[in-house]
RNA sequence: GCGGGUAUGGUUCAACGGCAGAACAUAUCCUUCCCAAGGAUAGGAUACGGGUUCAAUUCCCGUUACCCGCU
Numbered sequence: 001g002c003g004g005g006u007a008u009g010g011u012u013c014a015a016c017g018g019c020a021g022a023a024c025a026u027a028u029c030c031u032u033c034c035c036a037a038g039g040a041u042a043g044g045a046u047a048c049g050g051g052u053u054c055a056a057u058u059c060c061c062g063u064u065a066c067c068c069g070c071u
Stems, first nucleotide, its partner, number of pairs: 001070007010024004018054001026042005047063005
């Protein structure tokens, strides 16, 4: 330099173009003499910039970071 892949709460992962979810973690409450375990509730995310579309995490283009391969 070329090709391919990945990017979603704090972490690990889901999500036929149509309300962004789960587990763990965090906070509050219940239970307990206290801790742990258990239960309930809450907050928190689509890497960035454009395009297509009534509607984009999803499709297209570019940029960034990381991974794999080729030279």